Context: one part of a larger RNA
């Protein structure tokens, strides 16, 4: 290197858009670069291999031949490739009709709930725990009732549902704008799949800057517990969590399962949406189709388990993996205010 492999053993980039590069639908044509056959030349000798011969065998030594296979050169074939042309509609994808949706961004409004403040009423406890204590309270708490005001998140609906590439979206209502499905008739005509490298976008946490801070809560102080408690319980209580701009690129970013296409028994639900049947209309029944569940049959698999949403049965294209620790670590390097990240090894040891 060829083979072997990536759901859990080591192995699928967090996720997507795309350059270059692979790879590619269906008819004809043209040409011969690939390919495929023919002839000729070369590819020392000694090695090998085959038939032989000579040392008493053999190893040795030595005669003669030979395939595959590379390469120029020449003449042919034309099915596949690939090249010219021309066309064709099934993949793509335009443009009209619908249609579901917590998709994105941006403004507006609302109810609960907490805490704080005022005012009333009333008077002694409250809170909190396994048990207390710290802690608030006659300078009137807690407890009722009325009024402000402040953030911060949206109960019931709610669901194995929906939706978005993922990450992630949920109170309501307006703007605006992205993508899906779906019919049927047109219109381009292969324009398609992948993606090295670069872009992009990324929870939470953490950074700069400038604002908000109700409740929660790292740190941190205190009460207990305890041999001891730098915790678990409790009383407080900062950053932070929220905004607006930037930065950061890091998860068990998980389905631990890359994309695309085709083919391979069924059953049963949920959501979009056709069509057929029904009906005044719906429902109901059949059937397609685009997702989403649960069970199941051949096959797969070490097993678990997966099975039309495949880990089955092929084909293209990216990524990764080769015993353990050392190690996602040293160095160098690019990135970043920082924390870090990415890219990445060896020595010694088993």
């Nucleotide at each position: 290197u060829u083979g072997g492999g990536u759901g859990u053993a080591a192995a699928g980039c967090a996720u997507u858009u795309g350059u270059a590069g692979g790879u590619g639908g269906c008819u004809u044509u043209u040409c011969a670069g690939g390919u495929c056959c023919g002839c000729c030349g070369u590819c020392a000798a000694a090695u090998c291999u085959c038939a032989g011969g000579g040392c008493u065998c053999a190893a040795c030594c030595u005669u003669g031949g030979a395939c595959a296979g590379a390469u120029a050169g020449u003449g042919g074939a034309a099915a596949c490739u690939a090249c010219u042309a021309a066309g064709c509609u099934g993949g793509a994808g335009u443009a009209c009709g619908g249609u579901a949706g917590g998709g994105a961004c941006a403004g507006a409004g609302a109810a609960a709930a907490u805490u704080u403040u005022u005012g009333a009423u009333a008077g002694a406890g409250c809170g909190g725990u396994g048990a207390a204590a710290u802690g608030c309270a006659u300078a009137g708490a807690g407890a009722u009732c009325a009024a402000a005001a402040a953030g911060a998140a949206c109960a019931c609906c709610a669901a194995u549902a929906g939706u978005g590439a993922a990450a992630g979206c949920a109170c309501u209502c307006u703007a605006c704008u992205g993508g899906g499905c779906u019919a049927a008739c047109a219109c381009u005509a292969a324009c398609a799949c992948u993606g090295a490298g670069a872009g992009a976008c990324a929870a939470a946490a953490g950074c700069u800057a400038g604002g908000a801070g109700a409740g929660c809560a790292a740190a941190u102080g205190g009460g207990a517990u305890u041999a001891g408690a730098u915790a678990c319980c409790c009383c407080a209580g900062u950053a932070g969590u929220c905004c607006u701009a930037g930065u950061c690129g890091c998860a068990a970013a998980c389905g631990a399962u890359g994309g695309a296409u085709a083919c391979u028994a069924g059953g049963u639900g949920c959501u979009g949406u056709g069509c057929g049947u029904a009906u005044c209309g719906g429902c109901c029944c059949g059937u397609g189709u685009a997702g989403u569940g649960c069970u199941a049959u051949a096959g797969c698999u070490a097993a678990c388990a997966u099975g039309u949403u495949a880990a089955g049965u092929a084909u293209c294209c990216c990524a990764c993996u080769u015993g353990a620790a050392g190690a996602g670590u040293a160095c160098g390097u690019u990135c970043a205010u920082a924390a870090g990240a990415a890219u990445a090894a060896a020595a010694c040891u088993u």

The part of an RNA shown here (small-subunit ribosomal RNA, central domain) has 350 nucleotides and comes from Elaeis oleifera. The RNAcentral record of the full RNA draws on SILVA. Its Rfam family is "Bacterial small subunit ribosomal RNA".